[in-house]
This is a predicted structure of a 74-nucleotide RNA (transfer RNA) from a Bacillota bacterium. Its Rfam family is "tRNA". It is annotated as a transfer RNA.
RNA sequence: GGUGGCGUAGCAUAGCUGGUUAAUGCACCGGAUUCAUAACCCGGAGAUCGGUGGUUCAAGUCCACUCGCCACUA
Numbered sequence: 001g002g003u004g005g006c007g008u009a010g011c012a013u014a015g016c017u018g019g020u021u022a023a024u025g026c027a028c029c030g031g032a033u034u035c036a037u038a039a040c041c042c043g044g045a046g047a048u049c050g051g052u053g054g055u056u057c058a059a060g061u062c063c064a065c066u067c068g069c070c071a072c073u074a
Base pairs, nucleotide, nucleotide: 001073002072003071004070005069006068007067010026011025012024013023019057028044029043030042031041050066051065052064053063054062
């Protein structure tokens, strides 16, 4: 240099052929329980989906460029 894959809340993942509110676990905050802590239980906040542009009535989900990481290859 070429080819392919991945990049979604603090962390780890889901999101099936584009469609109405982006979901789950842990962590975090509040409450209940306890003499107290942990566990268990109830409730809550937090991501415009790496970035820019494009296609579409509508994009995390398709296209182009670009950034980062990984693998293969010259």